[in-house]
RNA sequence: GAUUUAUCAAGAAAGGUGGAGGGAUUUGGCCCUAUGAAACCUUAGCAACCAACAUUCUUCUAAAAGUGUAAUGGUGCUAAUUCCAACCCAUCUGGGGGAAGAUAAGUA
Numbered sequence: 001g002a003u004u005u006a007u008c009a010a011g012a013a014a015g016g017u018g019g020a021g022g023g024a025u026u027u028g029g030c031c032c033u034a035u036g037a038a039a040c041c042u043u044a045g046c047a048a049c050c051a052a053c054a055u056u057c058u059u060c061u062a063a064a065a066g067u068g069u070a071a072u073g074g075u076g077c078u079a080a081u082u083c084c085a086a087c088c089c090a091u092c093u094g095g096g097g098g099a100a101g102a103u104a105a106g107u108a
Base pairs, nucleotide, nucleotide: 002107003106004105005104006103007102008101013043014042015041016040017039021032022031023030026086027085028084029083044078045077046076049074050073051072052069053068054067055066056065082100087097088096089095090093
C1' cells in the first nucleotide's frame, strides 16, 4: 500500500529548539498563526480501540457476550463536528446518507 469491521457533535497543553506557514488532497469559504505556523524534543494530560484488571448472566467452571476501572503496557489524540461545503435525498438545519480521510483491531 490492499482489504474487513468499529468509531469519528464529547474529552485533553505547557516548556524547549525552530522561524513561516498551517487547518489530509483539489476548488470555494471560514479560521489559526511573529502575543511565533509546520516539524522535532521534553513533560503533562485526554480517551478507553487492543492488552490488563474487576464484575453480570448460566447448576458449576471456562469461553463468548455485556458492563465497568484507568495504578500498568501497545497505539492514538490534546483550536474550531473529520472546521464547513462539494455527490444523492430532504429543505434551512450541528438534517439524513454516500464518497474521501483519520484512528484502532484483524486478514492475505

Predicted 3D model of a 108-nucleotide RNA (SAM riboswitch aptamer (S box leader)) from Chryseobacterium potabilaquae. The model forms 97% of the base pairs in the Rfam consensus. Its Rfam family is "SAM riboswitch aptamer (S box leader)". Rfam links the family to the GO term regulation of gene expression. The source organism's lineage runs through Bacteria, Pseudomonadati, Flavobacteriia, Flavobacteriales and Chryseobacterium.